[in-house]
The part of an RNA shown here (small-subunit ribosomal RNA, central domain) has 350 nucleotides and comes from an uncultured prokaryote. The RNAcentral record of the full RNA draws on ENA. The coordinates come from a structure-prediction model, not an experiment, and the mean pLDDT is 87.
Context: one part of a larger RNA
RNA sequence: CUGGGCGUAAAGAGCAUGUAGGCGGCCUAGUCAGUCUGGUGUGAAAGCCCGGGGCUCAACCCCGGACGCGCAUUGGAUUCUGCUAGGCUUGAGUACUGGAGGGGAAAGCGGAAUUCCUAGUGUAGCGGUGAAAUGCGUAGAUAUUAGGAGGAACACCUGUGGCGAAGGCGGCUUUCUGGACAGAUACUGACGCUGAGAUGCGAAAGCGUGGGGAGCAAACAGGAUUAGAUACCCUGGUAGUCCACGCAGUAAACGAUGGAUACUAGAUGCUACGGGUAACCACCCCUGUAGUGUCGAAGCUAACGCAUUAAGUAUCCCGCCUGGGGAGUACGGCCGCAAGGCUAAAACUC
Numbered sequence: 001c002u003g004g005g006c007g008u009a010a011a012g013a014g015c016a017u018g019u020a021g022g023c024g025g026c027c028u029a030g031u032c033a034g035u036c037u038g039g040u041g042u043g044a045a046a047g048c049c050c051g052g053g054g055c056u057c058a059a060c061c062c063c064g065g066a067c068g069c070g071c072a073u074u075g076g077a078u079u080c081u082g083c084u085a086g087g088c089u090u091g092a093g094u095a096c097u098g099g100a101g102g103g104g105a106a107a108g109c110g111g112a113a114u115u116c117c118u119a120g121u122g123u124a125g126c127g128g129u130g131a132a133a134u135g136c137g138u139a140g141a142u143a144u145u146a147g148g149a150g151g152a153a154c155a156c157c158u159g160u161g162g163c164g165a166a167g168g169c170g171g172c173u174u175u176c177u178g179g180a181c182a183g184a185u186a187c188u189g190a191c192g193c194u195g196a197g198a199u200g201c202g203a204a205a206g207c208g209u210g211g212g213g214a215g216c217a218a219a220c221a222g223g224a225u226u227a228g229a230u231a232c233c234c235u236g237g238u239a240g241u242c243c244a245c246g247c248a249g250u251a252a253a254c255g256a257u258g259g260a261u262a263c264u265a266g267a268u269g270c271u272a273c274g275g276g277u278a279a280c281c282a283c284c285c286c287u288g289u290a291g292u293g294u295c296g297a298a299g300c301u302a303a304c305g306c307a308u309u310a311a312g313u314a315u316c317c318c319g320c321c322u323g324g325g326g327a328g329u330a331c332g333g334c335c336g337c338a339a340g341g342c343u344a345a346a347a348c349u350c
Base pairs, nucleotide, nucleotide: 003322004321005320006319007304008303012318014201015200016199017198021194022193023192025088026087027086028085029084030083031082033081034080035077036076037075038074039073040072041071042070049065050064051063052062053061054060091191092188093187094186095185096183097182098181103177104176105175106174107173108172109171110154115149116148117147118146119145120144121143125136126135162169163168206247207246208245209244210243211242215241216240220236221235222234223233258317259316260315261314262313263312266295267294268293269292270291271290272289273288274287275286276285299306300305323350324349325348332343333342334341335340
């Protein structure tokens, strides 16, 4: 390289947009580049292969033939691919109507709770644990009442419920804004799929500058426990957690399952929008499309299991794997303020 693979054995990029490239619906005509089929030229000799011959045989040597799957040129074929021209509507998209949604951004508002402050009542404990102690409290705590401050998070509703490409998204209102879906028509007419590079987004922790800081809480301190206890438990507590603007670019970023299209028994929930039936509505019953669950046939699988949301049957495109360790490391390069990230070996060893 070919091949075989990628849910769990090594292997799907965290996710998307999209450039080049690869691949691409139905019909007609042309062209004949690919494709197919002939002719001609060339494809040195030797060698390989076949036939014959010569050394006693063989190796070896000699003669003849075939082959040389290629290239060039020329004649033809026109199913498919390409190209050119024209057309089509099923793929894709646009317009219209409609309802659903924690989709995104900004601004404003709200109540419960914790903490703190002030004042009142009130008196000796509170707190904490397996048990304690550190700690707080007669300078009046805990408890309770009233008022105030401030920050963060939004109980119930809440649901194998919803939305989003993924990360993720949950109090209420307003403004701006993205996507999906259903319905019935009209329009464009292949405008499509994938996507090396590239670009953007990307939890938490972390970094920079400036704010903010209630609760929680790495580090740290103390008290316990213990043989020890740099822990688990307790009392405190700083970064951080929050906001703005930048950086970082990683996760068991998981469905450990790339994207698109088509096909292949069913059963039963839920969500959204319809249709039929019914008719005052609702419930019930039948049914379409889209999404989301739980089972399960065929088939697949090493098994577990998957099973119309496939891990089934096929096609197209991308990514990735090739024994364990060394190692996702060294070196180099690129990126970063740093932490580090991306790319990525070998010796050696089993």